[in-house]
RNA sequence: GAACUCAAGAGUUUGAUCCUGGCUCAGGACGAACGCUGGCGGCAUGCUUAACACAUGCAAGUCGAACGGACUGAUUCCCUUCGGGGAUGAAAGUUAGUGGCGAACGGGUGAGUAAUGUAUGAGCAACCUGCCUCUGUCAACGGGAUAACAGUUGGAAACGACUGCUAAUACGGUAUAUGACCACGGCACCGCAUGGUGCUGCGGUAAAAGAUUUUAUCGGACAGAGAUGGGCUCAUAUCCCAUUAGGUAGUUGGUGAGAUAACAGCCCACCAAGCCGACGAUGGGUAGCCGAGCUGAGAGGCUGAUCGGCCACAUUGGGACUGAAACACGGCCCAGACUCCUACGGGAGGCAGCAGUGGGGAAUAUUGGGCAAUGGAGGCAACUCUGACCCAGCAAUGCCGCGUGAGCGAUGAAGGUAGUUUUAUUGUAAAGCUCUUUUCUCAGGAACGAACAAAUGACGGUACCUGAGGAAUAAGCCCCGGCUAACUACGUGCCAGCAGCCGCGGUAAUACGUAGGGGGCGAGCGUUGUCCGGAAUGACUGGGCGUAAAGGGUGUGUAGGUGGUUUGAUAAGUUAGAUGUGUAAUACCCAGGGCUUAACUCGGGUGCUGCAUCUAAAACUGUUAGACUUGAGUACUGGAGAGGAUAGUGGAAUUCCUAGUGUAGCGGUGGAAUGCGUAGAUAUUAGGAGGAACAUCAGUGGCGAAGGCGACUAUCUGGACAGCAACUGACACUGAGGCACGAAAGCGUGGGGAGCAAACAGGAUUAGAUACCCUGGUAGUCCACGCUGUAAACGAUGGAUACUAGAUGCAGGAGGUAUUCACUCCUUCUGUGUCGCAGCUAACGCAAUAAGUAUCCCGCCUGGGGAGUACGGCCGCAAGGUUGAAACUCAAAGGAAUUGACGGGGGCCCGCACAAGCAGCGGAGCAUGUGGUUUAAUUCGACGCAACGCGAAAAACCUUACCAAGACUUGACAUCGUAUGACCGCUAUGGAAACAUAGCUUCUCUUCGGAGCAUGCAGACAGGUGGUGCAUGGUUGUCGUCAGCUCGUGUCGUGAGAUGUUCGGUUAAGUCCGAUAACGAGCGCAACCCUCGUGAACAGUUGCCAAUAUUAAGUUAGGAACUCUGUUCAUACCGCCGUGGAUAACACGGAGGAAGGUGGGGAUGACGUCAAAUCAUCAUGCCCCUUAUGUCUUGGGCUACACACGUGCUACAAUGGCUAUUACAAAGAGCUGCAAACUCGUAAGGGCAAGCGAAUCUCAAAAAGAUAGUCUCAGUUCGGAUUGUGGGCUGCAACCCGCCCACAUGAAGUCGGAGUUGCUAGUAAUCCCGAAUCAGCAUGUCGGGGUGAAUGCGUUCCCGGGCCUUGUACACACCGCCCGUCACGCCAUGGGAGCUGGUAAUACCCAAAGUCGGUACACCAACCGCAAGGAGGAAGCCGCCUAAGGUAGGAUCAGUGACUGGGGUGAAGUCGUAACAAGGUAGCAGUACCGGAAGGUGCGGCUGGAUCACCUCCUUU
Repeated sequence: GAACUCAAGAGUUUGAUCCUGGCUCAGGACGAACGCUGGCGGCAUGCUUAACACAUGCAAGUCGAACGGACUGAUUCCCUUCGGGGAUGAAAGUUAGUGGCGAACGGGUGAGUAAUGUAUGAGCAACCUGCCUCUGUCAACGGGAUAACAGUUGGAAACGACUGCUAAUACGGUAUAUGACCACGGCACCGCAUGGUGCUGCGGUAAAAGAUUUUAUCGGACAGAGAUGGGCUCAUAUCCCAUUAGGUAGUUGGUGAGAUAACAGCCCACCAAGCCGACGAUGGGUAGCCGAGCUGAGAGGCUGAUCGGCCACAUUGGGACUGAAACACGGCCCAGACUCCUACGGGAGGCAGCAGUGGGGAAUAUUGGGCAAUGGAGGCAACUCUGACCCAGCAAUGCCGCGUGAGCGAUGAAGGUAGUUUUAUUGUAAAGCUCUUUUCUCAGGAACGAACAAAUGACGGUACCUGAGGAAUAAGCCCCGGCUAACUACGUGCCAGCAGCCGCGGUAAUACGUAGGGGGCGAGCGUUGUCCGGAAUGACUGGGCGUAAAGGGUGUGUAGGUGGUUUGAUAAGUUAGAUGUGUAAUACCCAGGGCUUAACUCGGGUGCUGCAUCUAAAACUGUUAGACUUGAGUACUGGAGAGGAUAGUGGAAUUCCUAGUGUAGCGGUGGAAUGCGUAGAUAUUAGGAGGAACAUCAGUGGCGAAGGCGACUAUCUGGACAGCAACUGACACUGAGGCACGAAAGCGUGGGGAGCAAACAGGAUUAGAUACCCUGGUAGUCCACGCUGUAAACGAUGGAUACUAGAUGCAGGAGGUAUUCACUCCUUCUGUGUCGCAGCUAACGCAAUAAGUAUCCCGCCUGGGGAGUACGGCCGCAAGGUUGAAACUCAAAGGAAUUGACGGGGGCCCGCACAAGCAGCGGAGCAUGUGGUUUAAUUCGACGCAACGCGAAAAACCUUACCAAGACUUGACAUCGUAUGACCGCUAUGGAAACAUAGCUUCUCUUCGGAGCAUGCAGACAGGUGGUGCAUGGUUGUCGUCAGCUCGUGUCGUGAGAUGUUCGGUUAAGUCCGAUAACGAGCGCAACCCUCGUGAACAGUUGCCAAUAUUAAGUUAGGAACUCUGUUCAUACCGCCGUGGAUAACACGGAGGAAGGUGGGGAUGACGUCAAAUCAUCAUGCCCCUUAUGUCUUGGGCUACACACGUGCUACAAUGGCUAUUACAAAGAGCUGCAAACUCGUAAGGGCAAGCGAAUCUCAAAAAGAUAGUCUCAGUUCGGAUUGUGGGCUGCAACCCGCCCACAUGAAGUCGGAGUUGCUAGUAAUCCCGAAUCAGCAUGUCGGGGUGAAUGCGUUCCCGGGCCUUGUACACACCGCCCGUCACGCCAUGGGAGCUGGUAAUACCCAAAGUCGGUACACCAACCGCAAGGAGGAAGCCGCCUAAGGUAGGAUCAGUGACUGGGGUGAAGUCGUAACAAGGUAGCAGUACCGGAAGGUGCGGCUGGAUCACCUCCUUU
């Protein structure tokens, strides 16, 4: 000089966000256990469970220097059968017994114990203390027994009994008494109340032991002091339950006696009636306490193994004896249970000592060595004993250390795994070369621990040292979805399994299993359990309560807590200093020492935050003595008020009664009915009765503590406010319990009863309707007196005080200025509203009436459910209220706000959406598609809109995917290898064909290398309209040609997000204008493209024809004007005018124009939605088939037919049918084709054949229309199905199964129910024409033109959509969510006739052992006495107390219980639809009644109700 510093979060509620809030994880620890694995050493630790039972051995003995004996025994003697026997007894030794000390220590365990305990600090003037130390004094005299031993004897044994002998440091008596004690006195001093100490007088009481090695030591007695160890008392602290609130009878105190080492109700007698308790008594549960250990930043929380201190216990319970000390672990007595022995008579035992055994358990070691060390007992000592202890053994149980090799080594070997088949990775890893030897094996040496001169070492031939040998003997476990470091392949297919939480797994799993690779730790690694932490999640440090859990319904007031200004005192709190203590050890830290290091250990220091004592300070708090007036209260004055109670009074209205007028309805609803009425209702007039409530005024007005209070008058009465400043002088605030008040409903008794109205009845509605609606209607509603004590009893906001910008209303009061007058104005107090700053808040919001800033007091909360339930207590007449859990279960439940979606919410707008119209569909027949059914097969797909004349723009074969049968297997098709060169082809035969067999035929090109083609062979492979459209690409549908969808920067918000994109206008449009914390931009809209409409220019055949000529004819010449065709331009923009609008955007009207406000039509489809459609167009991952799920062939099927639906065609007729004549298109197609003309046929069509690859030719006739005739309203001259016969065409082939023609036949059908579709102009409707597909086959599809309407008031309603806003418990987004009964499985739990067991007490009975007391017949050695006898003792007997036991009634805690109650939970059960939107009757809570259930209804209440309207207030102007 030092002894100090130390603080992390993450996952999970949602579509996303912020918050609240729980659950879970990462860390550390352990006397641990389990799984896999396991080289060495050091140091520690090791029955947490059955305080369960114990075999066996050991764990407390020692002293012969206390004592008498006995034994061994040298020596000596005697006898002798020469084997031996008897006697003697030195030194030394042994020791059963008597005696002493020890056995009360040491060792074990934690059952009991919540205080007779422990910890800390005090006290004893109320005590004891063997052994040890010191001091003083003393040890005199005698005495009687008894064990051992001997004899007799009982018993199986244990163990005794009797007779006889004997010793002591055993026992007893007497003497003596430094001092001690006791009684009575005296003096002095002291203290802390009783009191204590010292000195002193007299009287009384009580001692002793000797031993030995012979000179010293060890002992003995009394007394004093010390040390050590104990005993008792006090203060403080010491777990949970109040669903334990009263406990106590020796209880509390006193007096006296007793007992004890000592105080004390410790015990007894008497007296008094106390004592403890909300600062938690009593009771119940649990538990040994502490030093300390773990954790934590700390404060705390948890624990009480090892080591140390204290306590308690020793098989269970009771008891005493001995002793200095015990009510005694290895002592005694008794009782109980258990075990053992027994001759059945009786005995023995106690491992919670060390080992060990059984048992229990997830689980915890050797029946080891030694007293060498340390310590203990005895002894003079030697020494003996010591499972205390020191060591060793077992166990990775923990901590610490070491090792399993080190360097070089690329061909980046092999093998494995992956793969895009180049490679990547394992990986310098291995191999290989060089080196080292900790460890290991062998050999040699070898301790410290021993103190004390010598001797003495269990550990141990151990640690350690030296040498030799050889990389030799030595690596695993867990994990790899996120948290959390670390990824791929295969297998599996909501299975198997994983999982700490969230969650993985249903065919591409980084989450299961395996492998490769990787990460972490490492002789360990994981798992499980427990504790602390994280958790500020019980918040002292350090939380909250408007809406998340949480303010008591309100007041009054007790205890308690807190308390204004000022002066003095005091010193309890407070602060500072000092002293004692805070055992040692441990822990942390500081500087050191010893083991090679570390763990471990040693000495020193700091520290141990505490308690006690002393001293000091006096600011603050307290206490005490005074003072003050501002807090509080009183007095006086004044006005306001639905404040309360009682009595009375009033009018309007309903209902009822009476009478009159009057006649057929009234009433009620969405619409009705029940009901009332011709016996006269309703309506109306008059009169009367009765009860209840008080319109307007009336108001975010007033009053009250809250509940609540509303006509008027009177009486009684409470409170607040303002003014004044007289009085008191802190008298105050809050308030656990207590007390009082407390809406509605409800209860009791008695009244009353008009209206209303739970229950109930009827009528409706409905699938049902125990409801909503209607008609009735009883409790009740009203009064009096009692009870109940709850509400969304709400501002979801406890009370009080102080402070902190303003603005503006309303109510009550006071004052001021000016004025004739406060009506407007200003100031101020009180109450009641709104807006708003700072601040706060998760946000919403609050904001002087705080949810701001502070202080004080009270109440309450700690995840959701179970549950405000059960049990218990208290209250109540009951209903019920109050207090108030647990098991079990979930990972959430919740608040605020955001974006969407939705609403039987609102606003605005649009659309053939409705409306207004026209034509249809739905009825008939047929066609076609679908479902269903059928079938060998009726292939597959498409299923609301957005499947169903759809894929299919053509199913007789083919197609074809289906079925039956027959065939093929490198294949019908592709690539590669090899061989051959007609195997092809043609003909014939068999066959249904494919195909097979036979015969004939015997390749091509070439640069001469080969190539092509065909066939055979072999394998790689082909092939699949097989599966998955929920693995995909591509394509498509739909919302929707709807006007939307987004981004950058900025700004706002904690954030999700918002703003922009909203608002006012306008538009077809997020189109444009204006406003605006936004400014810009993108994808969409529009425009650009095509087509139609007008014009121009150019071009002029095959098209055109005005003029000229010509013809039968634009036929020809000619023309280039017109039409037309084609190309390129132009035109339209609200450009112009007017009006409106905001001077805008734009709208309306007009002019001009072919066209007018995007001119008509088309193409064009934003971000996205629907796991929409398609694996059968195509492509494609994965899976599956491979002599078949592939390929070929024939035949059949896709065409079936009771039926149902969709889409069409044709009709039902006169606006028509039929016959005849006659007119006008556009757009297309054509050589495997379109086909004219002519001719044949009634016709379909045939024959022949010109022209045309097409502005030339052909298809080709357009039809409706027009003109004329006929039919005359009928199942017809309508309609054409069906059927028959005969034909035609295509095609290998029309039977299943094509189209057409002719003749004959002539169904249904007379305009179509509920319902439903399309269309706004060249549109609907109607009429024909063409094309694609195609050999043939449209009523379908796609195009073309002809004729050519009606209606639109308008946006209330239906449907769909867009924007804004609102509510939401929805987000898979209303096809959402979700409630209750019932049924079933499982789980825990309440009640339950009872049954069983435990616990602690109480009362009584019995009462062992034993202390104490009494007694003393018989009995007894010590002393007295000659003796008798006495003193004394004492078995026995008696009494009190009392363990165990018994009986009894309760209490309490568990277990169990037929049955029963609710609760929880469980992919797809039943019934309904209660709630969330105005949830379709707004919801909720209290209460009552009712109902299968959610629930419904009544009464009063709340907004945590949508929408519309009104009032009031505020903000802005």
A computed fold for a 1517-nucleotide RNA from a Christensenellales bacterium, annotated as small-subunit ribosomal RNA.
The source organism's lineage runs through Bacteria, Bacillati, Bacillota, Clostridia and Christensenellales.
The prediction has a mean pLDDT of 83.
The sequence is in RNAcentral, with records from ENA.
Its Rfam family is "Bacterial small subunit ribosomal RNA".